RNA sequence: AGCCGACCGGACGGCCGCGGCAGUGCCUCCAGCACCACCGGUGCGCUGCCGAGGAAAGUCCGGACUCCACAGGGCAGGGUGGUUGCCAACAGCAACCCGGGGCGACCCGCGGGACAGUGCCACAGAAAACAGACCGCCGAUGCCCGGUUCGCCGGGCACCGGUAAGGGUGAAACGGCGGUGUAAGAGACCACCAGCGCGGCGGGUGACCGCAGCGGCUAGGUAAACCCCACCCGGAGCAAGGUCAAGAAGGACCGGCACGCCGGUCCGCGCAGGCGUUCGAGGGCGGCCCGCCCGAGCCUGCGGGUAGACCGCACGAGCCUGUCGGCAACGGCAGGCCUAGAUGGAUGGCCGUCACCUCGGCUCCGGCCGAGGUACAGAAUCCGGCUUACAGGUCGACUCGU
RNA sequence: GGGCCUCUAGCUCAAUGGCAGAGCUGCGGACUUUUAAUCCGUAGGUUGUCGGUUCGAGUCCGACGGGGCCCACCA
Numbered sequence: 001a002g003c004c005g006a007c008c009g010g011a012c013g014g015c016c017g018c019g020g021c022a023g024u025g026c027c028u029c030c031a032g033c034a035c036c037a038c039c040g041g042u043g044c045g046c047u048g049c050c051g052a053g054g055a056a057a058g059u060c061c062g063g064a065c066u067c068c069a070c071a072g073g074g075c076a077g078g079g080u081g082g083u084u085g086c087c088a089a090c091a092g093c094a095a096c097c098c099g100g101g102g103c104g105a106c107c108c109g110c111g112g113g114a115c116a117g118u119g120c121c122a123c124a125g126a127a128a129a130c131a132g133a134c135c136g137c138c139g140a141u142g143c144c145c146g147g148u149u150c151g152c153c154g155g156g157c158a159c160c161g162g163u164a165a166g167g168g169u170g171a172a173a174c175g176g177c178g179g180u181g182u183a184a185g186a187g188a189c190c191a192c193c194a195g196c197g198c199g200g201c202g203g204g205u206g207a208c209c210g211c212a213g214c215g216g217c218u219a220g221g222u223a224a225a226c227c228c229c230a231c232c233c234g235g236a237g238c239a240a241g242g243u244c245a246a247g248a249a250g251g252a253c254c255g256g257c258a259c260g261c262c263g264g265u266c267c268g269c270g271c272a273g274g275c276g277u278u279c280g281a282g283g284g285c286g287g288c289c290c291g292c293c294c295g296a297g298c299c300u301g302c303g304g305g306u307a308g309a310c311c312g313c314a315c316g317a318g319c320c321u322g323u324c325g326g327c328a329a330c331g332g333c334a335g336g337c338c339u340a341g342a343u344g345g346a347u348g349g350c351c352g353u354c355a356c357c358u359c360g361g362c363u364c365c366g367g368c369c370g371a372g373g374u375a376c377a378g379a380a381u382c383c384g385g386c387u388u389a390c391a392g393g394u395c396g397a398c399u400c401g402u
Numbered sequence: 403g404g405g406c407c408u409c410u411a412g413c414u415c416a417a418u419g420g421c422a423g424a425g426c427u428g429c430g431g432a433c434u435u436u437u438a439a440u441c442c443g444u445a446g447g448u449u450g451u452c453g454g455u456u457c458g459a460g461u462c463c464g465a466c467g468g469g470g471c472c473c474a475c476c477a
Stems, first nucleotide, its partner, number of pairs: 001399002004396005010354007018051009029041002053376001057387002060385005065237004072290004077233005082096005097111001098109004112228002117226002119222003134167002136163004141158007175193002178190003194218001196215003200211004241311004250267008269303007282294003304476003318337008355374008403473007412426004420457001428444005450466005
């Protein structure tokens, strides 16, 4: 100078304040008909304990959990994509393989298939996928011009044909270079090199690697285009879901009597439209089909009421330490620990000392003084990942240069 | 908290992976005594941002950013 990984992300003390749990005290308040006692709730105090993150975030993946009364099969649809392993699972992680970059430590890769098929490749260019003659090069024929030793030779134009070596276009032009060959050329042929396919031998669990051989001379790109192959996938989401309370238009029943009112109890939103009850709505998987089962309600719109309590909900694929197995991810065993649960939503503020950074001043270059600053952000059912944001700092392994 | 949609000129919208356009608006001119209407001309764009695939991206893929919508119970 660089590269990789792990960790911290202000510390201590004082004062005030907030949320939860437990204990405790009490003037008052509320309900249990009233009073007393007692019990419960609420309120106000006191004491003790606990109180954000590495990303709590984005909601991009994967699960747990809950509901959809969980037959099954096919098509369609979606996702993943080197190999082997790890994991509850994954698009995650580890090691390795292949390709690319770097002197190197190391980094990057949506990394199956383009000889199953189809599509696309703008502009430019002659030609863009069963390739193709614009210039150039070569040959034949005709005409013209010049020369001539009359045999022809040179040049120009037109037309026919050959040619992919050279030029030019393009992101991309059908192997590279040298030689033989030819009218000129060309894998037409040859040597070397690159690359493809086939079977063989050896190594590896495998991706793949190495070796020698044969073949045809050569095969464009694109699958984050359709598609093919292999594997996987039901939907919704804690505002899931459950228990209770309250309220609304009303309805039923009981009792009383002055006979259409009063009191009480219980059940409980209402209206409109559409489809349907063996000619089967709807549901069991969200699109379709087959099949089986349940089956009397279901869907849409408008209006009304309540927006309260508890559970879900904090012991879990949990965290820490040690040890064993494994290259590692990770797993086994032993010991220890309990660690937020709000619901208009708590975790904050001030002061002092110290630490670090920046700026200014002084300096006897050891430092001293003063001012300012210390990120990103923040739980809301929980967990494993990925991605993104982040002042500053610590430790360890390794590489290169001097 | 959870689920979904969208972003192109000042506004409303187009564009099969191949030179980003239309209408309205704005500006200038014509017509008119003047204005409106009408006609002619003209300007205006990092396609929200950053990467990737591709020869080539508004379009395909990913990550960020902005904006918008829906979801309680009686059910």
Description
Predicted 3D model of RNase P RNA and transfer RNA as a complex of 477 nucleotides. It holds a member of the Rfam family "Bacterial RNase P class A". The family's RNA type in Rfam is ribozyme.